[in-house]
């Protein structure tokens, strides 16, 4: 120096959907409409396979979320951390 893993680290990047309507003055309750990229759930191409098993951005929308912010699956980069020849 390289493969690959991982991460309660640090940077950046990062969708979609009403700044709807009542009563209200708080980011409150009720109503009705929608989004789908926290978590949850379901269906299985496919990995494993004796047995237990994993398993999507796809479906539901229970949770969440619909101006910005704040949050964000994931992608990058450094850093750790384990690994390969």
């Nucleotide at each position: 120096g390289u493969u690959u893993u991982u991460g309660a680290u640090a940077c950046g990047g990062g969708a979609g959907a009403g700044a709807c309507u009542a009563c209200u003055u708080u980011u409150g309750u009720a109503g009705c409409g929608c989004c789908g990229a926290a978590g949850g759930a379901g269906c299985a191409a496919c990995c494993a396979c004796c047995c237990c098993g994993g398993a999507a951005a796809c479906u539901c929308u229970c949770a969440g979320g619909c101006a910005a912010a704040a949050g964000g699956a994931c992608c990058g980069u450094a850093c750790a951390u384990a690994u390969u020849a």